Record summary:
The RNA shown here (c-di-GMP-I riboswitch aptamer) has 78 nucleotides and comes from a Desulfuromonadales bacterium. Rfam family: c-di-GMP-I riboswitch aptamer. From the family's description: GEMM was predicted in a large-scale screen for bacterial structured RNA regulatory elements. It was read from a public genome assembly, where an Rfam model found it. The model forms 95% of the base pairs in the Rfam consensus. The coordinates come from a structure-prediction model, not an experiment, and the mean pLDDT is 90.
RNA sequence: UCUCCGAAAGGGCAAAGCCAGAGUGAUCUGGUGACGCAAAGCCACGGGUCCUGGAGACAGGACAGCCGGGUUGCCGAA
Numbered sequence: 001u002c003u004c005c006g007a008a009a010g011g012g013c014a015a016a017g018c019c020a021g022a023g024u025g026a027u028c029u030g031g032u033g034a035c036g037c038a039a040a041g042c043c044a045c046g047g048g049u050c051c052u053g054g055a056g057a058c059a060g061g062a063c064a065g066c067c068g069g070g071u072u073g074c075c076g077a078a
Base pairs, nucleotide, nucleotide: 005076006075012037013036017032018031019030020029021028022027035065041071042070043069045068046067047066048063049062050061051060052059053058
C1' cells in the first nucleotide's frame, strides 16, 4: 500500500409521520423528525415491485432504504 473483516474514534446518511411545493400517478424536492444503515454514496445493467396509456401485444415512467451486479470512498483493533 492492497484485500478480507468491522472493535474503537471522528463523524455521515435519514425511514415512517407532519408542513409546503411539483407531478395524471408511482414518486420527487425543501423543512421538521429519527426507524434504522459500514457504503442507507453513486449507477436503471439484470431480476422484481409500483405508476400511466392501451382490448391486447407492448410503450413510457418510478423505486438504488427490494435483490444481484458495477463503481468510488472515511477509520484501522482482533